[in-house]
Molecule: transfer RNA
Organism: Clostridiales bacterium
RNA sequence: GGGGAAUUAGCUCAGCUGGUAGAGCAUAACAUUUGCAAUGUUAGGGUCAGGGAUUCGAAUUCCCUAUUCUCCA
Numbered sequence: 001g002g003g004g005a006a007u008u009a010g011c012u013c014a015g016c017u018g019g020u021a022g023a024g025c026a027u028a029a030c031a032u033u034u035g036c037a038a039u040g041u042u043a044g045g046g047u048c049a050g051g052g053a054u055u056c057g058a059a060u061u062c063c064c065u066a067u068u069c070u071c072c073a
Base pairs, nucleotide, nucleotide: 001072002071003070004069005068006067007066010025011024012023013022019056027043028042029041030040031039032038049065050064051063052062053061
């Protein structure tokens, strides 16, 4: 220098043919207990890496940029 992949909650990751952003763990509150642990219920937590385009509507399609991993030279 060129090719490919990844980027979504604090962490690990889903997200179908473009149509209200989710799960597990973690955190907080409550219930059970004398207390802890454990279990259950509920809640909080999101610029979907950044910018632009297309569309009635974009995490999803297209373009550019950034970071990480990988292959070739």